[in-house]
Context: one part of a larger RNA
RNA sequence: UAUGCUUGUCUCAAAGAUUAAGCCAUGCAUGUCUAAGUAUAAAUGUUUUGUACUAUGAAACUGCGAAUGGCUCAUUAAAUCAGUUAUAGUUUAUUUGAUGGUACCUACUACUCGGAUAACCGUAGUAAUUCUAGAGCUAAUACGUGCACAAAACCCUGACUUCACAAGCAAGGGUGCAUUUAUUAGAUAAAAGGCCAAUCCGAGCUUGCUCGGUAUUGCGGUGAUUCAUAAUAACUAAGCGAAUCGCAUUGUCUUGAACAGGCGAUAUUUCAUUCAAAUUUCUGCCCUAUCAACUUUCGACGGUAGGAUAGAGGCCUACCGUGGUGGUAACGGGUAACGGGGAAUUAGGGUUCGAUUCCGGAGAGGGAGCCUGAGAAACGGCUACCACAUCCAAGGAAGGCAGCAGGCGCGCAAAUUACCCAAUCCUGAUUCAGGGAGGUAGUGACAAUAAAUAACAAUACCGGGCUCUUCGAGUCUGGUAAUUGGAAUGAGUACAAUCUAAAUCCCUUAACGAGGAUCCAUUGGAGGGCAAGUCUGGUGCCAGCAGCCGCGGUAAUUCCAGCUCCAAUAGCGUAUAUU
Numbered sequence: 001u002a003u004g005c006u007u008g009u010c011u012c013a014a015a016g017a018u019u020a021a022g023c024c025a026u027g028c029a030u031g032u033c034u035a036a037g038u039a040u041a042a043a044u045g046u047u048u049u050g051u052a053c054u055a056u057g058a059a060a061c062u063g064c065g066a067a068u069g070g071c072u073c074a075u076u077a078a079a080u081c082a083g084u085u086a087u088a089g090u091u092u093a094u095u096u097g098a099u100g101g102u103a104c105c106u107a108c109u110a111c112u113c114g115g116a117u118a119a120c121c122g123u124a125g126u127a128a129u130u131c132u133a134g135a136g137c138u139a140a141u142a143c144g145u146g147c148a149c150a151a152a153a154c155c156c157u158g159a160c161u162u163c164a165c166a167a168g169c170a171a172g173g174g175u176g177c178a179u180u181u182a183u184u185a186g187a188u189a190a191a192a193g194g195c196c197a198a199u200c201c202g203a204g205c206u207u208g209c210u211c212g213g214u215a216u217u218g219c220g221g222u223g224a225u226u227c228a229u230a231a232u233a234a235c236u237a238a239g240c241g242a243a244u245c246g247c248a249u250u251g252u253c254u255u256g257a258a259c260a261g262g263c264g265a266u267a268u269u270u271c272a273u274u275c276a277a278a279u280u281u282c283u284g285c286c287c288u289a290u291c292a293a294c295u296u297u298c299g300a301c302g303g304u305a306g307g308a309u310a311g312a313g314g315c316c317u318a319c320c321g322u323g324g325u326g327g328u329a330a331c332g333g334g335u336a337a338c339g340g341g342g343a344a345u346u347a348g349g350g351u352u353c354g355a356u357u358c359c360g361g362a363g364a365g366g367g368a369g370c371c372u373g374a375g376a377a378a379c380g381g382c383u384a385c386c387a388c389a390u391c392c393a394a395g396g397a398a399g400g401c402a403g404c405a406g407g408c409g410c411g412c413a414a415a416u417u418a419c420c421c422a423a424u425c426c427u428g429a430u431u432c433a434g435g436g437a438g439g440u441a442g443u444g445a446c447a448a449u450a451a452a453u454a455a456c457a458a459u460a461c462c463g464g465g466c467u468c469u470u471c472g473a474g475u476c477u478g479g480u481a482a483u484u485g486g487a488a489u490g491a492g493u494a495c496a497a498u499c500u501a502a503a504u505c506c507c508u509u510a511a512c513g514a515g516g517a518u519c520c521a522u523u524g525g526a527g528g529g530c531a532a533g534u535c536u537g538g539u540g541c542c543a544g545c546a547g548c549c550g551c552g553g554u555a556a557u558u559c560c561a562g563c564u565c566c567a568a569u570a571g572c573g574u575a576u577a578u579u
Stems, first nucleotide, its partner, number of pairs: 001575005009450001011448001015443001016410001022408003026405003031064002037061002043056002062429001071363003081284003086279002090277002096272003100268001109243001113144002120136001123133003153175005160168003176240002178236001180234006200213006220227001242266001244265004250260003253256001286334003293325003300322008338360003342353004365386002368383003388399001390397002416441001418440003424437001425435003456485003459481010490519001492512002494509001496508001522568005527549002533563001535562004544551002
């Protein structure tokens, strides 16, 4: 694990893994709205402030989610996985913290630009689907366009001026972040000598020579970088730099449809952070030699370059080289093999198991390919093929329960087409919705927990100790009685309350509820191992028992029964696997 017999109570609770990752009718399991994107519903409602817009609000557009969760274990043997490294070799929606005055190249909307489309209305097609077409409207944080705001500094060109190898300067052009390429900076171990050039300061006057002094200023981080960062020259069909929404409404005067202004929401660039992901270092795995050689121009091992990728890499391509593994078992085969945390057993060492609630992996009938997206090679997404299989008016159309229930099949082998979002959490525009995640009941002798089926007294009888003076008495204490007696209590029935989302159960609790207390405990055994009969009847090497040894042929301690007894006990036996 299965099964046989039996079964009163309380708590707890595994459960179609094994065989068929076999096939599935039906229903449900993923949707979502706030003051704050879009409402003229020919929807609701008067709560009177509702003639731009009040409120609630189906539908629909838009945004986000649907890559989580749940299920299963088919594959898979240095693969997965575990512990341990690395990313200076990368991506990251969301969260949180920072960050963004530079836009136009020219007759001008910047107090706000453009054109659509759905819902809606109506006209239609088909046997049929979550199928669609044509006409007519109308929105945006959908889809698109597109301005604007200070001063300075720096770089390049440089008309012109002057004491002309030099200095000044009008004017013009360029300079946000991001992208791509190239270049530069991002310093610094020590000492000696020689040569050359130049800066600044001071002194001397021979006005262009001499002498003396000076060499001063800064440079982040790491173990380590071509790092961070900065600069220059260019580059870009295309990025960003808010034409958005809600609630409050205030101040300034030059009273103007003036100017200035708060708290949020949403969106957006870059950097960090968080949630992750993807690769990656080292070590470690069951049986097998009736597997000894394996790999390689169809990449095997390495190099150079390129491509591809988010990124390293034979990941792929081109060109080179000839390598790489193996008795320390490569390569191949098997596995009734997902790995681990763990489970059973065990003095210690070990042996066996681990489909299964936590972590990681893989998969959705089998393979393959792909779209969308921050994230999928997604299947409750799409497209083919193969295998199944549904509806049809025969033209076509639709499909994937190893989600929850449920059915067939398979088998030794496994539950309800129930209730609910109240709890735990998750998702969403969100305190509000949704969730077969999850919870709650039902089935349930998988296991596990506590523990009823009687207790007491008197009497009768039979004892056993102790004390005392003997027959005996007293005292203490056992057992046996279909003798008698009142007490106690739940199993069960049940008002009620409680429990609960609503119930049920439990825990409470009125009222009923026990004498052969029929409110009746079973399952196996009684020769040995191994606790317990040499009792009775039946059978007669038959029927049968017996794990093993054995029993049975007319006195059976072993069969079939009766009685009695023994063991465990709401459980006990049997089979199988394992220690």
Small-subunit ribosomal RNA, 5' domain from Cosmarium ovale, 579 nucleotides, folded computationally. Lineage of the source: Eukaryota > Streptophyta > Streptophytina > Zygnematophyceae > Cosmarium. Rfam family: Eukaryotic small subunit ribosomal RNA. Clan: SSU clan. The family has 90 seed sequences and 75,755 matches in Rfam 15.1.